This is a predicted structure of an 84-nucleotide RNA (transfer RNA) from a Candidatus Falkowbacteria bacterium. The coordinates come from a structure-prediction model, not an experiment, and the mean pLDDT is 81. It matches the Rfam family "tRNA". The family's RNA type in Rfam is transfer RNA. The organism belongs to Candidatus Falkowiibacteriota, within Bacteria.

[in-house]
Order: sequence, then structure tokens, then C1' cells
RNA sequence: GCCCGGGUGGUGGAAUUGGUAGACACGCGGGAUUCAAAAUCCCGUUCUCGCGAGAGAGUGAGGGUUCAAGUCCCUCCCCGGGCA
Repeated sequence: GCCCGGGUGGUGGAAUUGGUAGACACGCGGGAUUCAAAAUCCCGUUCUCGCGAGAGAGUGAGGGUUCAAGUCCCUCCCCGGGCA
């Protein structure tokens, strides 16, 4: 230099044909249980603003297409693999 795969909450990892972003698990917070704990069970858990009802932002970065983009197109950055 060329080719292929990947980048999504605190972590791993889903999201079907472009149509409610974050399923599920872990972790964390609260509760139940226990003499106390572990284990187990229940509830909550992206972030910011707001007393609150709510509002806004958010899929590596920037642009494009579209009524609508994590998903399609272009450029770039980063990680892994292959070829030279």
C1' cells in the first nucleotide's frame, strides 16, 4: 500500500426488509428472606436538564440519501485478521 471483519449504556452483546435504540446477561442501587451473611426471589438501572409533569441528546468522527439511518453511500480515525 491493497483486501476482509469490527466500533452501540458501567461491561459483554442484540436490534429480522431502513420503521419505538439498547433485548438478554453481568455489574450496580433498593427491597424480601436470614440471628447475620451467602445463595435465591422481586423492583429499578443510557446520559443531561427539570422539584415535578416532562424536555433534550445519544450507535467511533464528519458529510450525503430518505418521510424515516445503528442499518444504505462517501471521506477520515481506531481495533483485529490476511496479502504484498